[in-house]
Predicted 3D model of a 118-nucleotide RNA (SAM riboswitch aptamer (S box leader)) from Taibaiella sp. It was read from a public genome assembly, where an Rfam model found it. The prediction has a mean pLDDT of 78.
């Protein structure tokens, strides 16, 4: 890298190097940015995937399910909803020939992250 599942509207900051970009395919918007982007380093923090600790339940046992703390570790994270749309779809507004165009929902693509897996 591909592949299977789960979530993704909540949460979380500061010092130092650093010096001009970012916001994770593409494009269109919008926004962060010399009041300091990114990146690298140090602390603190969030969160609950996995573990670790507990508690119940099934079960010969190995294990599964539920629950609870955040105690250990291992990832991740710490503007904006995944920052918005893009592609199917409903139902409004608006139009009243047609086109165009808003808005508020579902869904799908795609991505991000965690475990397992090839």
């Nucleotide at each position: 890298u591909g592949c299977u599942u789960a979530u993704c509207a909540a949460g979380a900051a500061a010092g130092g190097c650093a010096g001009a970009g970012g916001g994770u395919u593409a494009u269109g918007g919008c926004c962060c940015u010399g009041u300091g982007a990114a990146g690298c380093c140090u602390u603190a923090g969030c969160a609950a995937c996995c573990u670790c600790c507990c508690c119940g339940g099934c079960g010969a046992a190995a294990g599964c399910c539920g629950a609870g703390a955040g105690c250990u570790g291992g990832u991740g994270c710490u503007a904006a909803u995944u920052c918005c749309a893009u592609c199917c779809u409903g139902a409004a507004g608006g139009a009243a020939a047609c086109a165009a165009u808003u808005u508020c929902g579902g869904g799908a693509c795609a991505g991000a992250u965690a475990a397992g897996u090839c």